[in-house]
RNA sequence: UCUUUUGAGAGUAUGAUCCUGGCUCAGGAUGAACGCUGGCGGCGUGUCUUAGGCAUGCAAGUCGAGCGGUCCCGCCUUUGGCGGGAUUAGCGGCAGACGGGUGAGUAACGCGUAGGAAUCUACCUUUUGGUGGGGAAUAGCUCCGCGAAAGCGGGGGUAAUACCGCAUAAGCCCGCAAGGGGAAAGGAAGUAACUUUCCGCCGAAAGAUGAGCCUGCGUCCUAUCAGCUAGUUGGUAGGGUAAUGGCCUACCAAGGCUACGACAGGUAGCUGGUGUGAGAGCACGGUCAGCCACAAGGUCACUGAGACACGGGGCCUACGUCUACGGACGGCAGCAACCAAGAAUCUUGCGCAAUGGGCGAAAGCCUGACGCAGCGACGCCGCGUGAAGGAUGAAGGCCUUCGGGUUGUAAACUUCUUUUCUAUAGGAGCAUUAUGAGAGUACUAUAGGAAUAAGCACCUGCAAACUACGUGCCAGCAGCCGCGGUAAUACGUAGGGUGCAAGCGUUAUCCGGAUUUACUGGGCGUAAAGAGUCUCGUAGGCGCUUCGUCACAUCCUGCUUUAAAACCCAAGGCUUAACCUUGGAAAUGGGUAGGAGAUGGGCGGAGUUGAGCGCAGUCGGGGAUACUGGAAUGUCUGGUGGAGGGGUGAAAUCCGUUGAGAUCAGACAGAACACCGAGGGCGAAGGCAGGUAUCUAGGCUGACGCUGACGCUGAUGAACGAAAGCUAGAGGAGCGAAAGGGAUUAGAGACCCCUGUAGUUCUAGCUGUAAACGAUCUCUACUAGCUCUCCGGUGUUUAACUGGGGGGCGCAAGCUAACGCGUUAAGUAGAGCGCCUGGGGAGUACGGCCGCAAGGCUAAAACUCAAAGGAAUUGACGGGGAGGCGCACAACCAGUGGAGCAUGUGGUUCAAUUCGAUACGAAGCGUAGAACCUUACCUGGGCUUGACAUUCCGCCGCAUUUCUGUCCUGAAAGGGAUAAGACUCCAGGCGGAACAGCUGCUGCAUGGUUGUCGUCAGCUCGUGUCGUGAGAUUUCUGCUUAAGUGCAGUAACGAGCGCAACCCUUGCUCUGAGUUAAAUAUCCUCAGAGGACUGCCUCGCCUGAUGGCGGGGAGGAAGGAGAGGAUGACGUCAAAUCAGCACGGCGCUUACGUCCAGGGCGACACACAUCCUACAAUGACUGGGACAAUGGGUUGCGAAGCAGUAAUGCGGAGCUAAUCCCAAAAAGCCAGCCUCAGUUCAGAUAGCCGGCUGAAACCCGCCGGCUUGAAGCCGGAAUUGGUAGUAAUCGCGGGUCAGCAGACCGCGGUGAAUACGUUCUCGCCUCUUGUACACACUGCCCGUCAAGCGAGGAGAGUUGGGAGUACCCAAAGUACCUAUUUUUGUUUAGGUCCUAAGGUAAGCUCAACAAUCAGCACUAAGUCGUAACAAGGUAGCCGUUUUGGAAGAAGCGGCUGAAUCACCUCCUUU
Repeated sequence: UCUUUUGAGAGUAUGAUCCUGGCUCAGGAUGAACGCUGGCGGCGUGUCUUAGGCAUGCAAGUCGAGCGGUCCCGCCUUUGGCGGGAUUAGCGGCAGACGGGUGAGUAACGCGUAGGAAUCUACCUUUUGGUGGGGAAUAGCUCCGCGAAAGCGGGGGUAAUACCGCAUAAGCCCGCAAGGGGAAAGGAAGUAACUUUCCGCCGAAAGAUGAGCCUGCGUCCUAUCAGCUAGUUGGUAGGGUAAUGGCCUACCAAGGCUACGACAGGUAGCUGGUGUGAGAGCACGGUCAGCCACAAGGUCACUGAGACACGGGGCCUACGUCUACGGACGGCAGCAACCAAGAAUCUUGCGCAAUGGGCGAAAGCCUGACGCAGCGACGCCGCGUGAAGGAUGAAGGCCUUCGGGUUGUAAACUUCUUUUCUAUAGGAGCAUUAUGAGAGUACUAUAGGAAUAAGCACCUGCAAACUACGUGCCAGCAGCCGCGGUAAUACGUAGGGUGCAAGCGUUAUCCGGAUUUACUGGGCGUAAAGAGUCUCGUAGGCGCUUCGUCACAUCCUGCUUUAAAACCCAAGGCUUAACCUUGGAAAUGGGUAGGAGAUGGGCGGAGUUGAGCGCAGUCGGGGAUACUGGAAUGUCUGGUGGAGGGGUGAAAUCCGUUGAGAUCAGACAGAACACCGAGGGCGAAGGCAGGUAUCUAGGCUGACGCUGACGCUGAUGAACGAAAGCUAGAGGAGCGAAAGGGAUUAGAGACCCCUGUAGUUCUAGCUGUAAACGAUCUCUACUAGCUCUCCGGUGUUUAACUGGGGGGCGCAAGCUAACGCGUUAAGUAGAGCGCCUGGGGAGUACGGCCGCAAGGCUAAAACUCAAAGGAAUUGACGGGGAGGCGCACAACCAGUGGAGCAUGUGGUUCAAUUCGAUACGAAGCGUAGAACCUUACCUGGGCUUGACAUUCCGCCGCAUUUCUGUCCUGAAAGGGAUAAGACUCCAGGCGGAACAGCUGCUGCAUGGUUGUCGUCAGCUCGUGUCGUGAGAUUUCUGCUUAAGUGCAGUAACGAGCGCAACCCUUGCUCUGAGUUAAAUAUCCUCAGAGGACUGCCUCGCCUGAUGGCGGGGAGGAAGGAGAGGAUGACGUCAAAUCAGCACGGCGCUUACGUCCAGGGCGACACACAUCCUACAAUGACUGGGACAAUGGGUUGCGAAGCAGUAAUGCGGAGCUAAUCCCAAAAAGCCAGCCUCAGUUCAGAUAGCCGGCUGAAACCCGCCGGCUUGAAGCCGGAAUUGGUAGUAAUCGCGGGUCAGCAGACCGCGGUGAAUACGUUCUCGCCUCUUGUACACACUGCCCGUCAAGCGAGGAGAGUUGGGAGUACCCAAAGUACCUAUUUUUGUUUAGGUCCUAAGGUAAGCUCAACAAUCAGCACUAAGUCGUAACAAGGUAGCCGUUUUGGAAGAAGCGGCUGAAUCACCUCCUUU
């Protein structure tokens, strides 16, 4: 470089972000199961649970050419012989050790792989030799007997390829040798017969096959299993076996195994392989194949080539069956079948036709092996359920904005096809030549006819697919996040859609994703994680330079093995595929032969740089012991003195006239060591500080010398290890847990105060933990700098240089999630150790070890949650900080809160007291005006297409309907009558249908409008830059402003909405015009213009400059925004309003609609809010007389005049308004009177008489007159407004309105006081800081107690299982002994050793249950407090001790993971 092969993520935390980290999902797979559904075929596959129990049938027999018989038939030479056939039983041979099943046991030479030597091997093959001659029995059979049966016993007789000698004898066996031992069987065919042939038999050798044995390596979890072992380890001798061997026995020795995990416990058949995965791996071992083990549970041997034997035997046990009760029989983990168990797994089928096996010479027989069929969508594969055309886009369904859309070419309909299906007919191959269960099957042909054939899940995101209705935190869903509280794409149904399809979903399990145990391929400052120290050091791991050598690792090549099947490749066979066949490749491993010699390793030699030693200096609170010093404190003694002291936020407890405190002198005691002293020194860490002496350890420097890799790290281990605490003994001044008292407080088991014991100190021991921290393991090397400091050396004592330590900065590079680290690394690499794997439960329980105890070390699980966490960001908040502003405080004035009344609200009441607003920001608010109306409420009476709108249908009606008027009835509405008028050929009425109507609900479905923060100065955008990102910068800093107003600086440069200005009113001037009877100077009105901008001068300040501020001045009506108004950024409060209006949805429809009368909204123990009027002399009253402005007026304002005490009436001029009217302004001014009193104050309440409006003033209006004359003498806690033409005070007008104003909106008159200032209260803005808050402090959150529920722990004990130990007893059986028997083989009886089962005992271990006890987890709204997060209101936390309802508090020591202020040190910059 080429080729081949090859790896995908997402949701969930947070207001948002990055990281860490868990949980969950998408994929594939299965011996599966369950739900719904189901057409066909092929090939596979099917008790995973109880190695639970099993009715019935079958699964191992065969050989008559081994034998004796038995039965039948035939023939002949007939007491017999010969031949043929059959043969259930018996003797005999071979096979029943294979085939088939299962996986209980087994952690083992069991299995896998590679080897080995001390062995056997029937049948088979090859070679060689032999096969002679005798004998004694026994079953069957027969007779007798016992027994229910099973079966057994006795007498008699009989055969063999059954059995036994004899002969023979090898290259056989034993033996050193000599020598000894030592086999056999016949049968069949054929022949006249011998011979022969075939099948057998015996000995030996060899092969093949099969089997036994031994060894290396590999083979699960637990160390909360650390020590195990007496046949144990070895030897000698013997026994035993086919064979080696403690396999067994005797004796001797004392060994053997183990941290590279012995022993113990748990689990498990192993492998080829299977699933998954990119791979490395991980999980599994069903079907097929190899091996092993087992055959009801144990144990034992016999036979045999082979067994300690699934369908053989003995014994024990459990279970079952039969029984005449004496006994006997049985073993499906073979194929079917049955019961049980279970979520769950098939036919009591056919056949030996094929393949294979057993026997046989063969025919053949047997074969639930096997071949087939059946059942099951259990899996894989294939096919089908039709194809083409077909728009009026039919009907129906669903949705709809009502137009339509969609289902949908889908259907209907037309044409066509026949895989499948049905029927009929033919019909292979499996079989070579005979034999076919399957099966008349596969296949083929013909005919028929779209005919027989589609479901399941899902549709919020992940994740393809959306609407309607129902429901209303219910019912329900959910894999995770999460949906559902009246508009649910998330529940249920429907329509539609998406996906897969004879299946589709769910559940369970495995792998993957998960680099989430990281070998490939992770981490440990703060997220989980560096042990307190690494000081010493064992094993282990790793290790300097050079030479030689070996070839252990390593590498290369060849050979061999890695069974077959499987995977992969190629070809082929079933129509294809699945499936099958053949060939190849591969099997990463093991073994073996040869070679290489770099690297690692072994051995040998040399070296000096790593390491160490010596020499000379030097340093230090390093350690230990002894002695010693002064200040301070306390106590005691004495003197002086005389009333307090002490303590606190303030106090009190306490001390003091028995003399305190203060002061002077003296004495005594214990503990700690000021200044020096410094982030300066030493030590491994903990830690170490007055001085002197002794002992002792270490570091550093210098120049040489020596050893020669002696090194690094370090599991287990050893040692040291603050404070608290424990034991014993001393000591005890001060301080000070506990305890007591005083305060504080709702309480105060605390904080504060007064006392005060352990303790703190010493000696000797123990304990072994801390935020034991740099939260940073040790060693080695490398990678820019600057600077301070300590100890050395060179240098002249300086500068400078050079070693070793201790600090700081940092934009070198680099690393990091970020913060930060940065030669003292958290950079780049290497070596070794320790530790981590979601949060809680829990550093807890149990067990073990240690400790006197307290406790420490080691260290889980059940259960529960979907998070927990780190760093940084934006906000918000702080009883954090800094700066600034505001009638926010302060200063001043006048009030409210007290009284009476008015109005509103709450509450109460009521038939109704309609509804809304209800912290600031509701409460003289909606309401700019409730007697009826309004009116929405209540009572009663009416109407029902309606009081109001539009349309349709049917009938009546072309004349008297409709309207107006009148009359009757009635409370009215309404109902009815009449005909004077008007109107017209339109309307109207009745009935019906659409619909009207609703101040009914939802302001949390909405529009619009409004309030509030706030007229506060903020809120954003574009581009750029910085940051992984959220975001930041701009918008910051300094100065300044009313202002994000402006200027300067600056990685920012600009812009927008806000600010300001533009607009209105007003103050000055000018110009023009002008009605009001006229006129004119002023004035006035209207329309416009000018004017103010720090523009000018001077001084000062902030400064580097602009700019700004301050003092003064000129000019000016006005001077620094001249005054006032309108104007309200992005947004906040689910703020207010469905009752102003509009509007979605829901609700009512002879009523929740509508009309009417009356009532109510006006009630009244009370509470609150806002006004009015007062309490008087700065006043009240009486008289006189003066000065405004804004406004309004034709259904109106209404003059003069007259009447009335007055309200008012009569009157009607004038006025459509600068013309007339309302209209009198009032306070003020002048004069008089009252003289401090509940009054000549105040006017409530009440009585009587009037007036006005209006159909109507009773509930319920206003005004007038006379009389009445209440509370009230300036207002508690608290609280409001106001900074100038303002407050205060005085009146006037208007809107609403028939009438009604103490309210509201306006107008003018008179006209103050005060502001030192920003400490405090409230609110706001900016910056900064902390945060565990983000619904944002009305936040978050801790613990006890109470209730429910769950799991685990302890628990007096009870029950059961498991594995052993010791002892007792001991069946069958091998071996042996004794006796007996037999011609022999042997038999029988008794005994010995061993032993299964059984029993007893003491323990171990694992479970189950348990009164009760302690803690833990969880559960919308329980109780008590407030511990933590901000300086969390006493900073918090760690260890320890004491203490308390609880969080907690206090003492001692430690940490910063504490804020704030000041100082110091250091650094950076100038």
Molecule: small-subunit ribosomal RNA
Organism: Pseudomonadota bacterium